[in-house]
RNA sequence: GUUCCCGUAGUUCAAUGGAUAGAAUAUCGGCCUCCGAAGCUGAAGAUGUGGGUUCGACUCCCACCGGGAAUA
Numbered sequence: 001g002u003u004c005c006c007g008u009a010g011u012u013c014a015a016u017g018g019a020u021a022g023a024a025u026a027u028c029g030g031c032c033u034c035c036g037a038a039g040c041u042g043a044a045g046a047u048g049u050g051g052g053u054u055c056g057a058c059u060c061c062c063a064c065c066g067g068g069a070a071u072a
Stems, first nucleotide, its partner, number of pairs: 001071007010025004018055001027043005048064005
């Protein structure tokens, strides 16, 4: 250089083109406890960037950015 794969919450993962993008874990608050841990309950937190297609895009298309693999 060429081809292919991946990018969603702090982390690990979901999500037929159609509901307010969910779950686990972590963090914080409350209950419980003499205090913690565990348990119960609640809260906050994410679609790599920019365009396009569509009534509607995490999903399809294009370019770019980042990571990985193959090839010479």
The RNA shown here (transfer RNA) has 72 nucleotides and comes from a Patescibacteria group bacterium. Its mean pLDDT, the model's own confidence on a scale to 100, is 81. RNAcentral holds the sequence, with entries from ENA. The organism belongs to Bacteria candidate phyla, within Bacteria.